Predicted 3D model of a 346-nucleotide part of an RNA (small-subunit ribosomal RNA, central domain) from a metagenome. The full RNA is in RNAcentral, with records from SILVA. Its mean pLDDT, the model's own confidence on a scale to 100, is 84.

Context: one part of a larger RNA
Formats: sequence, structure tokens, C1' cells
RNA sequence: UUAGGUUUAAAGGGUGCGUAGGCGGGAAGAUAAGUCAGUGGUGAAAGGCGUCGGCUUAACCGAUAGUGUGCCAUUGAUACUGUUUUUCUUGGAUAGAGUUGAGGCUGGCGGAAUGUGUAAUGUAGCGGUGAAAUGCAUAGAUAUUACACAGAACACCAAUUGCGUAAGCAGCUGGCUAAGCUUUUAUUGACGCUGAGGCACGAAAGCGUGGGGAUCAAACAGGAUUAGAUACCCUGGUAGUCCACGCCGUAAACGAUGAUUACUCGUUGUUGGCGAUAUACUGUCAGCGACUGAGCGAAAGCAAUAAGUAAUCCACCUGGGGAGUACGUUCGCAAGAAUGAAACUC
Repeated sequence: UUAGGUUUAAAGGGUGCGUAGGCGGGAAGAUAAGUCAGUGGUGAAAGGCGUCGGCUUAACCGAUAGUGUGCCAUUGAUACUGUUUUUCUUGGAUAGAGUUGAGGCUGGCGGAAUGUGUAAUGUAGCGGUGAAAUGCAUAGAUAUUACACAGAACACCAAUUGCGUAAGCAGCUGGCUAAGCUUUUAUUGACGCUGAGGCACGAAAGCGUGGGGAUCAAACAGGAUUAGAUACCCUGGUAGUCCACGCCGUAAACGAUGAUUACUCGUUGUUGGCGAUAUACUGUCAGCGACUGAGCGAAAGCAAUAAGUAAUCCACCUGGGGAGUACGUUCGCAAGAAUGAAACUC
């Protein structure tokens, strides 16, 4: 590079926005760059292909034909692509009305639990385990009651539920803010899709500064277990877990399934809207699920939320190990991240 692929065999970027680029809806006109056709020129020799001939043959040598393709010029064609003008509304966007939700940010409030403190009652145990011990307790524990304080998380509702681009989001309530859906068909009139670089966001852990510190708990200490036990079990316990600001930029960041558009047999549940009203009926739009057929698939399975049938664009893969290592570079306070080989070996 080609070709074939990317749920599970190697392979979908963690997610979004978006630059260049690639691709792009209906109608009419213009143009003729791409495209197609005709004509002319050119395409050295050698070589190659075909035919014929010469050395006994061959290699070798000589002669010669032809179209096509390519390039240039010129004359035309105009379906498609391009450029351009006018126009359309079904793609897209905006506006009005309605509606939905754990979407986000920021305040306030609440109760249960936990721990601690004080006071009271009360007396010898409590706690823990497979069994124990360490531990706590006559300096009065555990238990019970009252009051106070602190920090963190929000039982039931709760669901195969809902929302968000992903990460993620759950007590109640105020404010601010983003989004989806339905409907009207009002406005605009292709304004679209994808997206190398780039920018932004990005769980947990970790890092920096300052707070906070109830619980849980790496490290650590002790008690057990065991042949040993740097573990599993138990008693403690520091970073951390929480908040503010700033880094880090990774995860089985998973649906292990890139985004967008169109089309394709059925059954069934559920969330939100619409259809004046209603828990009815029937239907529709947007989601979330289960089952099954064609088709696909190596199979498992997928099956209108496709892994089916097609189209556009991006990313990635090319035997196992060496290795996501070395070296270099960029980023980072560091930890490290990103990019990313080869020798050798099977």
C1' cells in the first nucleotide's frame, strides 16, 4: 500500500464541541472545470507483444504492422459531478404554548443512626469468635434515661424507573441555569453530516495549600489461626474518606458494540407527551425493557435501541513473547501519563 476486519478471537478513540478536509435535499436556467465523443499533432532509439526473414537450430541479429492508453491543441455533447443565478420545503435552526426528570451550580432546613461529653439509675462484667485472646471495665464499664456537641451519609418510597454527551446524578426546600419531548406550522430557507490536529469535560486513587475529622479504613501495632501466616478472622489505628482552590488525565472509562441517515415480520410490558375532559378504548410521537421470525453470525447469540439491508465520515487491527518495555520528545510538583520501537526467541 492493497485486501479483509474491529460484541466475545488482534482491533471503536473515555465523552463532547469544533478547525482544515471528506461527503451532502427538491426544481429551473447559465457555464463547460471534471466527464464523454470526433479531428489533428506527439508519444526518440533500444526493449516487450504479434508476423516475416538471416546465421544448420537456439541464444543472437534484421525487417515490419497495429489499435488502445497517455499528453497537447481544436471542434462538439451536457446525463452526472463542479461553479454560479433564481427558487422550494421535507433535512436543520429559531420563536410561541405546554410538559418531564436523582440534569447542573449555589444557599437554607430536617429526622434516624454513629461517636464523644455531662448528669442520673445501677453492678460485675462487657466485647468479640468456629473457638479464643488482645481490648474495655470497681478510677464504676456494658445496659437504660435526659441533655449537649460534631462530622458524614440520606432508610422506606425504589422500579428491567427517570435524567445527563460521557464521567455521573437520590432527604426536603429557595434561587440561578442547561436539556429533552409534544404541539402549533409562525419565521428562516440546505444554514446539513462527519471530523485529522485543537479545545473543553472526565470515576476512584494520588499530589499541593488551607480547613475539617463522626464513621470506615491502606500503612502500622497487638491477639488468634498455621509447619510458617509479612494473609484470610478479631481488637485498635494513621494517611485517606469530607470542604475550598489548584494539579493529575487514567479505569473491565463496558453495551467489551464510533457518529449520522434511510429501509426491514410479529408478540408483550413500561416512562413522558398529544389526541377538549376521564383510571375507558384506540392510535401516535419520543424513550426504557423482555420474547421471537427473516436475515446475519465460527458459534454463543444479535434481531426496528441490529451484530440485518445500504450510504457518508472518523478511529483502530495485521501471529505469541520481548513490551505498552527501551530510547527520544511533549506534558506533570511528583507519582506518572501520552507517543512508541528493535535485537532476540517460539